This is a predicted structure of a 72-nucleotide RNA (transfer RNA) from a Promethearchaeota archaeon. The RNAcentral record of the sequence draws on ENA. Its Rfam family is "tRNA". Rfam classes the family as a transfer RNA. The coordinates come from a structure-prediction model, not an experiment, and the mean pLDDT is 82. The organism belongs to Promethearchaeota, within Archaea.
[in-house]
RNA sequence: GCGUUGCUAGUAUAGGGGUUAGUAUGCUAGGUUGCCAACCUAGCGACCCGGGUUCGAAUCCCGGGCGACGCA
Repeated sequence: GCGUUGCUAGUAUAGGGGUUAGUAUGCUAGGUUGCCAACCUAGCGACCCGGGUUCGAAUCCCGGGCGACGCA
C1' cells in the first nucleotide's frame, strides 16, 4: 500500500429498517444482617465521526478514525 472484518453503558455483549436500545457485571440508594459478604428491590449509565438512501438509520450505502487478520 491492497483486501477482509469489527466498533453499542465503566467493562463484556445481544439487537441487522419502526424495540421505551436488552442482558450480565459495575456504580448509587434502600431492604435483609449484630457488622461484612452473599441475596432482594429501585435507580444511573451506551449506538466511533461525517455524508447519502429512506416517510423512518445504531441497523443499508459511501468516506474518515481506531483495532484485528491476511497479502505484498